[in-house]
Molecule: TPP riboswitch aptamer (THI element)
Organism: Paenibacillus riograndensis
C1' cells in the first nucleotide's frame, strides 16, 4: 500500500407487533409520541432503535408447515427462494506487502 473491527459525519432504507373486557402481560435492538382524516381504522411527521450490496434490517411467499405457550405473529423450517437502501468522508486501533535507514 492493502485488509479487518470500532467510533464519528453526511445520505438513504425499514418495522413500530401479539394476547387481554380492562388492568396489565409476552417477545425483542425497537413495538414510543404528536397531528390530520375519520368511525376504530388509515395517513403524515418526529424521537429512539436496527440496517445499507461482505445486505435475514425489512418485504413477498403467509390467514404457510412443525413445535412451545394462559394466548401468541414466540422458536425452528421455508432460506444456497424472489426482492431490498452509500460514501475514494473523518479519527484511531490491529495485522502487515514493497522500499529505505540503522
Nucleotide at each position: 500500500a492493502a485488509u479487518u473491527g470500532u467510533c464519528c459525519c453526511u445520505a438513504g432504507g425499514g418495522g413500530u407487533g401479539c394476547c387481554g373486557c380492562a388492568a396489565g402481560g409476552c417477545u425483542g435492538a425497537g413495538a414510543c409520541g404528536a397531528a390530520c382524516g375519520u368511525u376504530c381504522c388509515g395517513u403524515u411527521c418526529g424521537g429512539a432503535c436496527c440496517c445499507u450490496u461482505u445486505g435475514a434490517a425489512c418485504c413477498u411467499g403467509a390467514u404457510c408447515u412443525g413445535g412451545u405457550u394462559a394466548a401468541a405473529a414466540c422458536c425452528a423450517g421455508c432460506g444456497u427462494a424472489g426482492g431490498a437502501a452509500a460514501g475514494c468522508g473523518g479519527a484511531g486501533a490491529a495485522u502487515g506487502a514493497a522500499u529505505g535507514a540503522a